Small-subunit ribosomal RNA, central domain from Gossypium gossypioides, 351 nucleotides, folded computationally.
The source organism's lineage runs through Eukaryota, Embryophyta, Spermatophyta, Gunneridae and Gossypium.
It matches the Rfam family "Bacterial small subunit ribosomal RNA". The family has 99 seed sequences and 42,628 matches in Rfam 15.1. Its family is annotated with ribosome and structural constituent of ribosome in the Gene Ontology.
Its mean pLDDT, the model's own confidence on a scale to 100, is 82.
[in-house]
Context: one part of a larger RNA
RNA sequence: UUGGGCGUAAAGCAUCUGUAGGUGGCUUUUUAAUUCCACCGUCAAAUCCCAAGGCUCAACCCUGGAUAGGCAGUGGAAACUACCAAGCUGGAGUAUGGUAGGGGCAGAGGGAAUUUUCGGUGGAGCGGUGAAAUGCGUAAAGAUCGAAAAGAACACCAACGGCGAAAGCACUCUGUUGGGCCGACACUGACACUGAAAGACAAAAGCUAGGAGAGUGAAUGAGAUUAGAUAGCCCAAUAGUUCCUAGCCAUAAUCGAUGGAUACUAGGUGUUGUACAUAUCGACCCAUGUAGUGUUGUAGCUAAUGCGUUAAGUAUCCCGCCUAGGGAGUACAUUUGCAAGAAUGAAACUC
Numbered sequence: 001u002u003g004g005g006c007g008u009a010a011a012g013c014a015u016c017u018g019u020a021g022g023u024g025g026c027u028u029u030u031u032a033a034u035u036c037c038a039c040c041g042u043c044a045a046a047u048c049c050c051a052a053g054g055c056u057c058a059a060c061c062c063u064g065g066a067u068a069g070g071c072a073g074u075g076g077a078a079a080c081u082a083c084c085a086a087g088c089u090g091g092a093g094u095a096u097g098g099u100a101g102g103g104g105c106a107g108a109g110g111g112a113a114u115u116u117u118c119g120g121u122g123g124a125g126c127g128g129u130g131a132a133a134u135g136c137g138u139a140a141a142g143a144u145c146g147a148a149a150a151g152a153a154c155a156c157c158a159a160c161g162g163c164g165a166a167a168g169c170a171c172u173c174u175g176u177u178g179g180g181c182c183g184a185c186a187c188u189g190a191c192a193c194u195g196a197a198a199g200a201c202a203a204a205a206g207c208u209a210g211g212a213g214a215g216u217g218a219a220u221g222a223g224a225u226u227a228g229a230u231a232g233c234c235c236a237a238u239a240g241u242u243c244c245u246a247g248c249c250a251u252a253a254u255c256g257a258u259g260g261a262u263a264c265u266a267g268g269u270g271u272u273g274u275a276c277a278u279a280u281c282g283a284c285c286c287a288u289g290u291a292g293u294g295u296u297g298u299a300g301c302u303a304a305u306g307c308g309u310u311a312a313g314u315a316u317c318c319c320g321c322c323u324a325g326g327g328a329g330u331a332c333a334u335u336u337g338c339a340a341g342a343a344u345g346a347a348a349c350u351c
Base pairs, nucleotide, nucleotide: 004322005321006320007305008304012319015200016199017198021194022193023192025088026087027086028085031082033081035077036076037075038074039073041071042070043069049065050064051063053061054060091191092188093187094186096183097182098181099180103177104176105175106174107173108172109171110154114150115149116148117147118146119145120144121143125136126135162169163168206248207247208246209245210244211243215241216240220236221235223233259318260317261316262315263314264313267296268295269294270293271292272291273290274289275288300307301306325350326349333344334343335342336341
C1' cells in the first nucleotide's frame, strides 16, 4: 500500500530476436464508436443539505425544495483518439559508391619458450625456502652444444585504441560470411517503438562418449611450520583445464551494480572511422559535419557521493522489478536436467 521508486539504501531479466498486446509521423476527406453540449426519463422511502412550521427551547417530529454524480433515450458539434478513403516524406527500410575493424566459421603456415628423448663436452652437486627438508644426482645430474618429438599459448606492435547483442574476440596468410559507419540522394511510403509468452545465444566450473596430454594443477601422498595445521610454504601428482570432436548444463560482482526507443537542453579538451573544404604533388596544421569512444564541466538533478548531449537533466511510450531484517532463494509442489543442479517460490516463528 497503488502512491512512490529501481548507479551505491529493497529493486533493470546476462544479452538479443520476436508473437499477442500496448503505444505511434505529416496533410485532406468520411463516419460519429470515444469525447463534448442541450433536453428528457430514471436512480423507493428514510438519512445528509437548505427554507418554513409543531412540541415553552433543543434534541426530536413534520411540510416543501435542491445540487453533484451514474445509466438509458432523443437532438446536435467534429478539434482530439478511433474508423473509411486518398496522398506526403522528415521516421523506417531497400538499392548504389566508398570505408575501418582481435566480428564469426573453416583451412594452411610460422618462430620463441617449456618438457621429454638421443648424442658430445665435463665431473659434484642441483633444486627449493624466511630457514630447511622431502626430491633429483657418480647407473653421470645440474650446466653447455647439436639433433629430434610433443602439446599448449601467441612477446614486441598495444593505446585512455578497434569490433561484437551480450558472453567475448589478438602470431601470419587464404577462403567464406554477418553487422556497422560515411557520402550522394534513386526507390518503397509509416512498413515504426517496446515486447507478456516463446525462441536463440550465453565466461568459468561441471557432466556423457571418444581422442590428445607439454606446462599447470582441485583431490591425494610426502616434507616443513605449529601446541595442533585436515591450511598458507615446498617436492611430487590424478581428475580437470588452457586442448580437440559430438552433445548436455544455463549460472557469475554475466557490472556502467545504470532496460530499450525517440526528442530537446552551454561549452572546453583528447582519440577512432568517415565526408567536405583548405593547402603545394604528398604528409601535417587549420575550419565544418557525422558516427563512436574518453576526460573536464554549465544549467538542472541528487540524501550525499556524484551524474552531467554516452544524463542519474527535461518529457513521452513499452517491458521487467521492489515494498523492514532474519527464517530463505529455504520447504512443499511443478517444469527441466544423465547428474550436479537450475527455474518458479511461500509460511509458521522471531526481532